[in-house]
RNA sequence: GCGGAGGGUUGGACGGCCGCGUUGCGCGAGCGACGAGGAAAGUCCGGACUCCACAAGGUAACGGUGCCGGGUAACGCCCGGCCGGGGUAACCCGAGGGAAAGCGCCACAGAAAACAAACCGCUCUGCCGCGUGGUUGAGCAAGGGUGAAACGGUGGGGUAAGAGCCCACCGCGGGACGGGCAACCGGACCGGCAUGGCAAGCCCCACCGGGAGCAAUGCCGAAUAGGGAUCGCGCAGGGGCCCGCCUUGGCCCGGCGAUCCGGGUUGGCAGCACGAGCUUGCGGGCAAUCGCAGGCCUAGAUGAAUGGCCGUCCAGAGAGCGAUCUUGGACAGAAUCCGGCUUACAGACCCUCCGCGCUC
RNA sequence: GGGCGCUUAGCUCAGCGGGAGAGCACUGCCUUCACACGGCAGGGGUCGCUGGUUCAAUCCCAGCAGCGCCCACCA
Numbered sequence: 001g002c003g004g005a006g007g008g009u010u011g012g013a014c015g016g017c018c019g020c021g022u023u024g025c026g027c028g029a030g031c032g033a034c035g036a037g038g039a040a041a042g043u044c045c046g047g048a049c050u051c052c053a054c055a056a057g058g059u060a061a062c063g064g065u066g067c068c069g070g071g072u073a074a075c076g077c078c079c080g081g082c083c084g085g086g087g088u089a090a091c092c093c094g095a096g097g098g099a100a101a102g103c104g105c106c107a108c109a110g111a112a113a114a115c116a117a118a119c120c121g122c123u124c125u126g127c128c129g130c131g132u133g134g135u136u137g138a139g140c141a142a143g144g145g146u147g148a149a150a151c152g153g154u155g156g157g158g159u160a161a162g163a164g165c166c167c168a169c170c171g172c173g174g175g176a177c178g179g180g181c182a183a184c185c186g187g188a189c190c191g192g193c194a195u196g197g198c199a200a201g202c203c204c205c206a207c208c209g210g211g212a213g214c215a216a217u218g219c220c221g222a223a224u225a226g227g228g229a230u231c232g233c234g235c236a237g238g239g240g241c242c243c244g245c246c247u248u249g250g251c252c253c254g255g256c257g258a259u260c261c262g263g264g265u266u267g268g269c270a271g272c273a274c275g276a277g278c279u280u281g282c283g284g285g286c287a288a289u290c291g292c293a294g295g296c297c298u299a300g301a302u303g304a305a306u307g308g309c310c311g312u313c314c315a316g317a318g319a320g321c322g323a324u325c326u327u328g329g330a331c332a333g334a335a336u337c338c339g340g341c342u343u344a345c346a347g348a349c350c351c352u353c354c355g356c357g358c359u360c
Numbered sequence: 361g362g363g364c365g366c367u368u369a370g371c372u373c374a375g376c377g378g379g380a381g382a383g384c385a386c387u388g389c390c391u392u393c394a395c396a397c398g399g400c401a402g403g404g405g406u407c408g409c410u411g412g413u414u415c416a417a418u419c420c421c422a423g424c425a426g427c428g429c430c431c432a433c434c435a
Base pairs, nucleotide, nucleotide: 001356002355003354004353005352006351007350008349009348010347012313013312014311015310016309017308018307020035021034022033023032024031025030037331041342042341044340045339046338047337048336049213050212051211052210062209063208064207065206066205067081068080069079070078071077082096083094084093085092086091097204098203102202103201104198105197106196119144120143121140122139123138124137126135127134128133152170153169154168155167156166157165171193172191173190174189177186178185179184217270218269219268220267227261228260229259230258231257232256233255238253239252240251241250242249263434264433265432277296278295279294280293281292282291283290284289314329316327317326318325319324361431362430363429364428365427366426367425370384371383372382373381378415386402387401388400389399390398408424409423410422411421412420
C1' cells in the first nucleotide's frame, strides 16, 4: 500500500424568535425547570406487579427447552470451553440429548431401501455341441448399472471364482489406565464388523411451566329499566304450599353467584415514574458479571406534547477551471415497568487482529 | 395498548413431506337462424417473501410483510 476479520461510539452542533405537554412559584399578568430511542418497533422469550383458580405436595395431559461449566431475579439470553463444518489466516456457522426402547417413512429409478437380495455378471460341474455358444445343478458378491443413500474403505495374500476368509493401515464398537469440575481428549489391549438416514415425524430421557393480562386491578362520581332468559348454590336466615302434630324432607317465590340479551355513560383519581435505576473510581474474575465507596434524579400524554422559522458552522450530493452557488440531514418515534432476542438504519469516527506485496 | 387467526389460479376453497388440484369464471369448437342452457377440448400458479431442517418443503421450523377478528366502564 492492497485485501479481509472482529468490536465499540455517534448518528447533526450552537444561538435567537414564536408555539406545545407536565410541573413549581405567583392574586394575576407572567417567570422558571424538565420533555423520545438504540431500536421507543415486532410482541418472539423471560420477569416484576395485579386479579382469578388451587391451596402442604404429587401424577396425567398439553406446551417449551436440550453438548459442558459459569453468570443472572429469570430466560429459549450472555460469557468461557468442547465437538462438528467452512476459511491460507484473523475468524465465522451449528434447534449440538437419544436411531442396539418401540412405531412409522425412505417417492422415482433399481435385483435389493433394511430379520436382506441377485438384473447384467464371475467360477466349477453334468448334458447338447467341432468350436463360439446354449442349458441343468451348485458356489460367489469382486466388477458394471440405479439412486440422495447399497450391509465397512484401500492395498496385499488367498481361491475354481470370490468373500474380514486371512494380514497391514484407516474407519467402527468395547475399553484397563491417564488428563480435565464436566462436555470431552489421549489410549495399552480386545472384537473381524455385529447398529444406513430422518426425532424442525410419532416417541423415549432430563429439566421447566396454574390461567389471564395495566382496556389487569382498586376507589369516587354521573346516568339508566337495580328489567328479562338459562344454569348453579344451600351452611345460617325470610314468605307461601305439600305429606302428618314436631323433627327431617320436597316444591315455588324471594336471596346469592355465573353466562347471555336488553339499558346507561364515554368523567375523575390511584396503579404510574426511586428503579434487578444511571454514573465515576477501586477491587475480584480470562469473560459474562459481582462487591464496596462517592455522586445524580432523568418524559408521563389520554384523539394523545416533544414542533416551526431564521442565522452561523459540520459532514453528504450536484454544478462550476475557480471564487462560489444550489440542494439537503439514516431508521424511526414513548403509553405499566424492567432484562434479552430479532428486525430497520444514509453516513462519520475509533480500537484490535489476519493475509499478501514493497521498503528499512 | 394487549390477545388471537389467516395468506394456494381472476373469485371461493381443498390438499399437509415425493405428480400442485376442485367448483365458478375465461378461451376455442360442436349444437341454434341467433343467444342462453348443454357437450367436448384447452389455457392460466413466485403455494405472501426470505432463510433453515431433509435426498426432497405448499406441508416441518424461524424471521419478515400484508389482511382480518376480539378485549372499556356502570347498575
Two RNAs folded together computationally: RNase P RNA and transfer RNA, 435 nucleotides in total. It holds a member of the Rfam family "Bacterial RNase P class A". It is annotated as a ribozyme. Rfam describes the family as follows. Ribonuclease P (RNase P) is a ubiquitous endoribonuclease, found in archaea, bacteria and eukarya as well as chloroplasts and mitochondria. Its best characterised activity is the generation of mature 5'-ends of tRNAs by cleaving the 5'-leader elements of precursor-tRNAs. Cellular RNase Ps are ribonucleoproteins. RNA from bacterial RNase Ps retains its catalytic activity in the absence of the protein subunit, i.e. it is a ribozyme. The prediction has a mean pLDDT of 79.